A computed fold for a 113-nucleotide RNA from a pig gut metagenome, annotated as SAM riboswitch aptamer (S box leader).
[in-house]
RNA sequence: CUCAUCAAGAGCAGUGGAGGGACGGGCCCUGUGAAGCUGCGGCAACCAUCGGCAAGGAAGAGUUUUCUAAGUCGGAACGGUGCCAAUUCCUGUAGUAAAUACUACGAGAUGAG
Numbered sequence: 001c002u003c004a005u006c007a008a009g010a011g012c013a014g015u016g017g018a019g020g021g022a023c024g025g026g027c028c029c030u031g032u033g034a035a036g037c038u039g040c041g042g043c044a045a046c047c048a049u050c051g052g053c054a055a056g057g058a059a060g061a062g063u064u065u066u067c068u069a070a071g072u073c074g075g076a077a078c079g080g081u082g083c084c085a086a087u088u089c090c091u092g093u094a095g096u097a098a099a100u101a102c103u104a105c106g107a108g109a110u111g112a113g
Base pairs, nucleotide, nucleotide: 001113002112003111004110005109006108011040012039013038014037015036019029020028021027023092024091025090026089041084042083043082046080047079049075050074051073052072053071056067057066058065059064088107093104094103095102096101
């Protein structure tokens, strides 16, 4: 930089000592102990993996056989990541509409390339 996803889901202990929720504005969490680190546990299923379908290719006179990128459906979760307060906690730009709300974009996060 490109693509996909972000309304679901899942925590305890030890250590540590005051901060944390990306940033600004809110609003929250926190000495009934924050961040960080460690151990164990869990969630999910992006990659990888297994199976079905399968455009298409190949073989065959033919019923048919066979190979397979992408795609799609499903399984498992041993491996590579990720995650386990609150919708990405809400919002930040634009548009529609009365409040409230919705849509798109941006920003951010994660994965793959």